[in-house]
RNA sequence: AGGGGUGUAGCUCAAUCUGGUAGAGCAACGGAUUCCAAAUCCGUAGGUUGCGGGUUCAAUUCCUGCCGCCCCUG
Repeated sequence: AGGGGUGUAGCUCAAUCUGGUAGAGCAACGGAUUCCAAAUCCGUAGGUUGCGGGUUCAAUUCCUGCCGCCCCUG
């Protein structure tokens, strides 16, 4: 330099293909239980979907520029 993959909650990942309410588990916080705790159960909060631009009534999803990480070729 060229090609491919990936980026979503504190962490690990879904949702993308086929555009239509952003979710799960763990962690955190509150409660129940317990002599206290652990475990278990119930609940709550937490997101500019890497950063811009475009298309669209509507974009995590489609198009595009850039950035980070991984792999391949030279």
Molecule: transfer RNA
Organism: Candidatus Uabimicrobium amorphum